[in-house]
RNA sequence: UCGCGCUGGACGGAGAGUUAGCGGUGCUCUGAACCUGCAAUCCGCUAUAGCAGGGUCGACCGCCCCUCCCGACUCCGUAAGUGGAAGGCCGCGCCGUACAAGGAGUGUUGAUAACAAGGUCUUAUGCAACCGACCGCUGCGAACCGUGUCAGGAUAGGGAUAUAGCAGCACUAAACAGCUUAGUCGGUGUGCCAUAGGGUUGCUUUGUAGUAGCCACCUAUACGGUUUACGCUUCGGCUCACGUUGGCAAAAGGGGUUGCGCGA
Numbered sequence: 001u002c003g004c005g006c007u008g009g010a011c012g013g014a015g016a017g018u019u020a021g022c023g024g025u026g027c028u029c030u031g032a033a034c035c036u037g038c039a040a041u042c043c044g045c046u047a048u049a050g051c052a053g054g055g056u057c058g059a060c061c062g063c064c065c066c067u068c069c070c071g072a073c074u075c076c077g078u079a080a081g082u083g084g085a086a087g088g089c090c091g092c093g094c095c096g097u098a099c100a101a102g103g104a105g106u107g108u109u110g111a112u113a114a115c116a117a118g119g120u121c122u123u124a125u126g127c128a129a130c131c132g133a134c135c136g137c138u139g140c141g142a143a144c145c146g147u148g149u150c151a152g153g154a155u156a157g158g159g160a161u162a163u164a165g166c167a168g169c170a171c172u173a174a175a176c177a178g179c180u181u182a183g184u185c186g187g188u189g190u191g192c193c194a195u196a197g198g199g200u201u202g203c204u205u206u207g208u209a210g211u212a213g214c215c216a217c218c219u220a221u222a223c224g225g226u227u228u229a230c231g232c233u234u235c236g237g238c239u240c241a242c243g244u245u246g247g248c249a250a251a252a253g254g255g256g257u258u259g260c261g262c263g264a
Base pairs, nucleotide, nucleotide: 001264002263003262004261005260006259009057010056011055012030013029014028015027020046021045022044023043024042034054035053036052037051038050062257063256064255065254066253067252071248073246076243077242078241080239081238082237084235085234086233087232090231091230093226094225095224096223097222098221101219102218103217105214106213114208115207116206117205118204119203120202121198122197123196124195125194126193127191128190129188130187131186132185133184134183136179137178138177139176146171147170148169149168154163155162156161
């Protein structure tokens, strides 16, 4: 150095999560890598930390170290979004007051302020309007218990006669209906009505004298109040993007190492 046999071992790994811990199933990355069964309401195990069964290779494609770094996790920062709580110094919104800078309106066909007289307000009376009642007029109106006349019939009587009286006819009471020009009384969500008295802050009409402003609708400004939907402020949560801290870290690259026996 080669061949044969054996042994350690290899036939994927990593991150987060889970777990007392380890490994697996599940997720993500790497990238190509024996088979079967088991397992998230989990499964198996215990520091030599998947279990059970089978297969292949076998000191190598194994093991150890370094570099680089996919990737997920983590610390911090910035920006954005989203939903929660609180606040009322602030914005926005609303209300009130002030001012009169700008706009609008109004005013020499005379504003504001002042004065005078009316109206609006109130009391009483009258008138009118409307309504109701009464009075008045017309019509209708009673099986018997209203009136008159009462055929027939009835009663009394020897009779002459007398009496009560239904239906019918006529009339009328209450009631009902209508008219009501006029009259009397009462009432009123009535009135461009009249008279007398009261009141007169405001508004309004007219007049007097006088001469230049008046108003506060919009904007601006100031102050006070109110609200918390939104903005804003404060607190903490979540998501995403970018940067960053830390420990891991697949794949890739580099270096080192590699047992026992027999034979040639």
This is a predicted structure of a 264-nucleotide RNA (Bacterial large signal recognition particle RNA) from Candidatus Coproplasma sp.
The gene name in the source record is ffs.
Rfam family: Bacterial large signal recognition particle RNA. Rfam's curators write: The signal recognition particle (SRP) is a universally conserved ribonucleoprotein involved in the co-translational targeting of proteins to membranes.